This is a predicted structure of a 73-nucleotide RNA (transfer RNA) from Candidatus Woesebacteria bacterium RIFOXYA1_FULL_48_16. It matches the Rfam family "tRNA". It is annotated as a transfer RNA.
[in-house]
RNA sequence: GCCGAGCUAGCCAAGGCGGUCAAGGCGCGUGUCUGAAGAACACGAUAUUUCAGUUCGAUUCUGAAGCUCGGCA
Numbered sequence: 001g002c003c004g005a006g007c008u009a010g011c012c013a014a015g016g017c018g019g020u021c022a023a024g025g026c027g028c029g030u031g032u033c034u035g036a037a038g039a040a041c042a043c044g045a046u047a048u049u050u051c052a053g054u055u056c057g058a059u060u061c062u063g064a065a066g067c068u069c070g071g072c073a
Stems, first nucleotide, its partner, number of pairs: 001072007010026003019056001028044005049065005
């Protein structure tokens, strides 16, 4: 330099026929329980990399940028 893949909470991660409450796990907070803690159970908070375009409406489609990973040279 060329090609390809990816970017979703503090971490991992599913999904995304364009519209409703964006799964799940770990972690975190509260409560029940306990002498206390842990475990268990119940409840709760937190997320779509950025910019532009299309559209009535974009996390989702299109383009560009940034970052990460892989392959080729």
Source information:
The RNAcentral record of the sequence draws on ENA. Model confidence (mean pLDDT): 82 of 100.